Overview
This is a predicted structure of a 72-nucleotide RNA (transfer RNA) from a Pyrinomonadaceae bacterium. The source organism's lineage runs through Bacteria, Pseudomonadati, Acidobacteriota, Blastocatellales and Pyrinomonadaceae. RNAcentral records the identical sequence in 2 taxa. RNAcentral holds the sequence, with entries from ENA and MGnify. The coordinates come from a structure-prediction model, not an experiment, and the mean pLDDT is 83. Rfam family: tRNA.
RNA sequence: UGUGGCGUAGCCAAGCGGUAAGGCGUCGCACUGUUAAUGCGAAGACCGGGGGUUCGAAUCCCUCCGCCACAG
Numbered sequence: 001u002g003u004g005g006c007g008u009a010g011c012c013a014a015g016c017g018g019u020a021a022g023g024c025g026u027c028g029c030a031c032u033g034u035u036a037a038u039g040c041g042a043a044g045a046c047c048g049g050g051g052g053u054u055c056g057a058a059u060c061c062c063u064c065c066g067c068c069a070c071a072g
Base pairs, nucleotide, nucleotide: 001071002070003069004068005067006066007065010024011023012022018055026042027041028040029039030038048064049063050062051061052060
């Protein structure tokens, strides 16, 4: 430098055009002699930045940034 992939809550991760599942963790309650485990409940992401298309974009297009792989 080129090609391809990826970038969604603290971490993992789904989503494939109609305003974002789930798990772990966190907080509260119950249970327990206490803790842990378990059960119930709650909060938290507008989706790497910018622009474009569209009535509507995490989802399509362009560009930039970062990470990974391959090629030189």